[in-house]
Context: one part of a larger RNA
């Protein structure tokens, strides 16, 4: 001086509690462990590994096995020799890589050569081989916790303390007040972005209040009010009042206000600490391999299944299933694209091609809502799983893709012990969209909007963190 304590005291935080959904049981999806296997590539491993790396494993990816096959090499630079254009076309052989035949077939030159391209020869290439406990650089995790420290000074034999401790007070080492301390520097907070209001600019591809005009569509003329678009300002600062406080910080409450006390959300993560994690993103030190631990086909594996955990989707129904009508969105994307009207098919989808490098075209929202029917049951619930016929994208759906029709109709009657989220446009709940991507195993993941709640007495107790203090045979 720290850590640590089933010490004390103050403090916080969905940590308890007080509600709401849930998970733990059921079927599938997806990762994992384990067995399995010629392989079941590698890596992650309390919280902080397990829908994680991987924003997409049929082939490729792809590292992993099986079998064929190369050896200056799939790639890169340099030197000598030597030959000749290469590239394209075709034919045999094979699984393919390959090899081997025919066809075609140079350019510049100061002729010494030079571009290109093939062989030999040597420098080298190459490794997703090992070490994340040789590092870089990036992340995660304490923790968006309110902390971590420095110069002078003062104290102290020193280690080190003081400042940073103590009285209030804050989300904050945040701000007053005090003090042997005075300042300061990294956090904090402001700036930065989005969103709530309003003004001013601006008005097409967007709007449409008043007129006109209309095939009834803002479609035209036309307007610039409103929507909205996007740049520019305003706006909130405990500013005003009352009251409490130590005349202070600050604290309650009121006004006015689209918004009130950090409005609400995000980015933004101090010193450090776990020899976290990554050598399989990069980069890199050392070791290792070099006719193989490199490189290329062709297959097959990563998808296996007694089992055993996570994390999810979907139900077990009447706040609900089916039918038929009808209403309302944001945010995105888009040219080897997104693809409309019409046709044809029960559909998945095929035809078709208008308009669209897009506020112009392309992209039905759904729960909601008004009717019909079901009547409580393994049912008009739920839908694995087979069966059989198709669509589609692709060199190719066996091993192993999605998706339609029609039959099939498993478990499951709200879940034991335990456990998880969350405090407001949030739980919960309804749909949409995008990345990747030929197509998809997405029910993941990033987003975007509709509808839309319940509780919080308190802080004893569980977890976690922060000050001060005390014990300590720990460092």
């Nucleotide at each position: 001086u720290g850590a640590c304590g089933g010490g004390g005291a103050c403090c916080c935080g969905c940590a308890c509690a007080a509600g709401c959904a849930g998970u733990g049981g059921a079927g599938c999806a997806u990762g994992u462990g384990g067995u399995u296997u010629a392989a079941u590539u590698c890596g992650a491993u309390g919280c902080a590994a397990c829908g994680c790396g991987a924003a997409g494993a049929a082939c490729c990816u792809u590292a992993c096995c099986c079998a064929g096959a190369c050896u200056u090499g799939a790639c890169a630079u340099g030197u000598a020799g030597u030959a000749g254009a290469c590239c394209g076309g075709u034919c045999u052989a094979g699984a393919a890589a390959u090899a081997g035949g025919c066809c075609u077939u140079u350019c510049c030159u100061u002729c010494g050569g030079g571009a290109c391209u093939g062989c030999u020869a040597c420098a080298c290439a190459g490794g997703u081989g090992c070490u994340g406990c040789a590092u870089g650089g990036c992340u995660g995790u304490c923790g968006u916790c309110a902390g971590c420290u420095c110069g002078u000074g003062c104290c102290g034999u020193g280690a080190g303390g003081u400042g940073u401790u103590g009285g209030g007070u804050u989300a904050a080492g945040u701000c007053c007040c005090g003090c042997a301390a005075c300042g300061a520097g990294c956090g904090c907070a402001a700036c930065c972005c989005u969103u709530a209001u309003c003004a001013u600019u601006a008005g097409u591809u967007g709007c449409c209040a008043a007129c006109a005009u209309u095939u009834a569509a803002g479609g035209u003329g036309g307007g610039a009010a409103c929507u909205c678009u996007a740049a520019u300002g305003a706006g909130a600062c405990u500013g005003c009042c009352u009251g409490g406080g130590u005349u202070a910080a600050c604290c309650a409450g009121g006004a006015g206000g689209a918004a009130g006390g950090u409005g609400a959300g995000g980015a933004u993560g101090a010193c450090g600490u776990c020899a976290a994690g990554u050598c399989c993103g990069c980069a890199u030190g050392g070791c290792c391999c070099u006719u193989a631990u490199g490189u290329c086909u062709g297959g097959g594996g990563c998808u296996a299944c007694a089992c055993a955990c996570g994390u999810g989707c979907u139900a077990c129904a009447a706040u609900g299933g089916u039918c038929g009508g009808u209403a309302c969105a944001a945010a995105a994307g888009g040219c080897a694209g997104g693809g409309a009207a019409g046709c044809c098919g029960c559909g998945a989808g095929g035809u078709g091609a208008a308009g669209c490098a897009a506020a112009u075209c392309c992209c039905g929202a759904a729960a909601g809502c008004c009717g019909g029917c079901c009547c409580c049951a393994g049912u008009u619930c739920a839908g694995a799983u087979u069966g059989u016929a198709g669509u589609c994208u692709g060199c190719a759906a066996c091993u192993c893709g999605a998706c339609u029709a029609c039959a099939u109709g498993a478990a499951g009657a709200c879940g034991g012990a335990a456990u998880u989220g969350c405090u407001a446009g949030u739980a919960a709940u309804g749909g949409c969209g995008a990345g990747u991507c030929a197509g998809c195993a997405a029910c993941a993941u990033c987003g975007c909007c509709g509808u839309g709640a319940a509780u919080a007495c308190g802080u004893u107790c569980c977890c976690g963190g922060g000050u001060c203090u005390u014990g300590u045979a720990c460092a």
Molecule: small-subunit ribosomal RNA, 3' major domain
Organism: endosymbiont of Acanthamoeba sp. R18